[in-house]
RNA sequence: GAAGCUGGUCAGGCAAUCGCUGCCUUGAGCAAUCAAGGGGGAGGAAAGUCCGGGCUCCAUAGAGCAGGAUGCCGGUUAAUGGCCGGCCGCCGUGAGGCGAGGAAUAGGGCCACAGAGACGAGUAUGCCGCAAGGCGGACGUGAAACGCGGUAACCUCCAUCCGGAGCAAGGCCAAAUAGGCAGGCGAUGAAGCGGCUCGCUGAGUCUGCGGGUAGGCUGCUUGAGCGGUUGAGCAAUUGGCCGCCUAGAGGAAUGAUUGUCCACGACAAAACCCGGCUUAUCGAUCAGCUUCACUU
Numbered sequence: 001g002a003a004g005c006u007g008g009u010c011a012g013g014c015a016a017u018c019g020c021u022g023c024c025u026u027g028a029g030c031a032a033u034c035a036a037g038g039g040g041g042a043g044g045a046a047a048g049u050c051c052g053g054g055c056u057c058c059a060u061a062g063a064g065c066a067g068g069a070u071g072c073c074g075g076u077u078a079a080u081g082g083c084c085g086g087c088c089g090c091c092g093u094g095a096g097g098c099g100a101g102g103a104a105u106a107g108g109g110c111c112a113c114a115g116a117g118a119c120g121a122g123u124a125u126g127c128c129g130c131a132a133g134g135c136g137g138a139c140g141u142g143a144a145a146c147g148c149g150g151u152a153a154c155c156u157c158c159a160u161c162c163g164g165a166g167c168a169a170g171g172c173c174a175a176a177u178a179g180g181c182a183g184g185c186g187a188u189g190a191a192g193c194g195g196c197u198c199g200c201u202g203a204g205u206c207u208g209c210g211g212g213u214a215g216g217c218u219g220c221u222u223g224a225g226c227g228g229u230u231g232a233g234c235a236a237u238u239g240g241c242c243g244c245c246u247a248g249a250g251g252a253a254u255g256a257u258u259g260u261c262c263a264c265g266a267c268a269a270a271a272c273c274c275g276g277c278u279u280a281u282c283g284a285u286c287a288g289c290u291u292c293a294c295u296u
Stems, first nucleotide, its partner, number of pairs: 001292010012261007020041002023038006043267001047278002050276005055166004062198004067162005072086005087101001088099004102157002107155002109151003126135003170218004180209006192200001225244008
C1' cells in the first nucleotide's frame, strides 16, 4: 500500500417560514371548540408472518392415544429450532464461515446406467446324479457382488418437548328490536374452542326463516425498557448502585418551501407489546484479526 474476516456506531445535519398531531398549563365559551405557552412525534430492518413468548378468553381443566417439533455435550433466557462455549464433520492459504450432528443387528423402502444378477439373490467353466436336481461360484461390469454395503432432509425406532384461539383477543356504557316462528337433541346427561377416548362439571344447546343495532369509551403504552458504572462469568448473560422517559393514530398525524454544510442520502412507514431468524439496502466511521507485495 492492496485485498479480506469479525464485531459496533450513524442513517442526512443546521437555520428560517408556513402547516399536521398526542399530552400538560392558562384563558374564553352552554357546548362543539378557539387562542397562547411548554414538552414530544416512523426503522435497522418498522418488511416477511418464519419461530418463541407477555397479555386476554375458552375454563373447574386432568390423563391417554393420535398428531407435531427438536436431535453431539454443557450453559443462558420469560421462552425458542435463538444466542454463547466446547467436540466432530465440510469449505477456505488464513482470519473465519456453514452444519442436514441419536439409531442401519427391530422392520420396511430405494440404489439410475452398466452388469446374468443390486438384498440374499446368483451367470459361465467345473464336480455329484439315469434324471429331476444338488454342490460350488471365477473373469467382466459397477460407487458397491459368497460382505451382515450405502441411505433415516425416505418410512420407521429412540430421547426430550408441545392445549386452543387471538387486540377484528377481551371489558364497560348507551341505543334499538320481535326474550318472534318452526324443528332436532337433552339427568338413560345438552353444550363445554384442533381430532378421538376416559375422567370432571351439570342445563340448556343446535339448525332454518324473520326482525333490530353496528354508536362511544377502554384495552393503548413505564417496558422480560434504555444508558453509565461496578462485581461474577472465556462468553452469551446476570447481581448492586446511579441516571433517563423516548409515537399511540383511529380511513389513520410527523409534511412543504428556501438557504447552507456534507458522507450528495439507498432499502424503505408504527397499529397490543417484546425476544429472535430471514430478506432488501446508498454510504460514512471505529476497534480487533488474516493474507499478499514492497521498503528498512
Predicted 3D model of a 296-nucleotide RNA (Bacterial RNase P class A) from Sulfuriferula sp. Rfam family: Bacterial RNase P class A. Rfam describes the family as follows. Ribonuclease P (RNase P) is a ubiquitous endoribonuclease, found in archaea, bacteria and eukarya as well as chloroplasts and mitochondria. The family's RNA type in Rfam is ribozyme.